[in-house]
RNA sequence: AUCUUAUCAAGAGCAGGCGGAGGGACUAGCCCGAUGAAGCCCGGCAACCGGCGUCGCAACAUGGACGCACGGUGCUAAUUCUUGCGGAGGCGCGCAAGCGUUUCUGACAGAUGAGAA
Numbered sequence: 001a002u003c004u005u006a007u008c009a010a011g012a013g014c015a016g017g018c019g020g021a022g023g024g025a026c027u028a029g030c031c032c033g034a035u036g037a038a039g040c041c042c043g044g045c046a047a048c049c050g051g052c053g054u055c056g057c058a059a060c061a062u063g064g065a066c067g068c069a070c071g072g073u074g075c076u077a078a079u080u081c082u083u084g085c086g087g088a089g090g091c092g093c094g095c096a097a098g099c100g101u102u103u104c105u106g107a108c109a110g111a112u113g114a115g116a117a
Stems, first nucleotide, its partner, number of pairs: 002116007013042001016041003022032003026084001028082002043076003048072003051068005080109001085106009
């Protein structure tokens, strides 16, 4: 790097330390940033995997629900910040074709976990 699968509307420092200008994947927007970006450390959140505990079903084995947060990741502005392809509806303009705008929705893309060759 590829494939499979689950999740992505909640949560987490509005004076923590180092650091110094960039960052929010990409497009177009719109934002964040010297009242200090990225990154690293600490703190925190969550509970995907492992572990541990409780319960009950079943009883061949596996599995289930709930909890803890010990280990492995992850996350810690804005819905995955919005959007990019398609469908449905509302509103406006137009004789019409259609255009603009907006809501919902499916995919694509992306992120993270677990697994596979």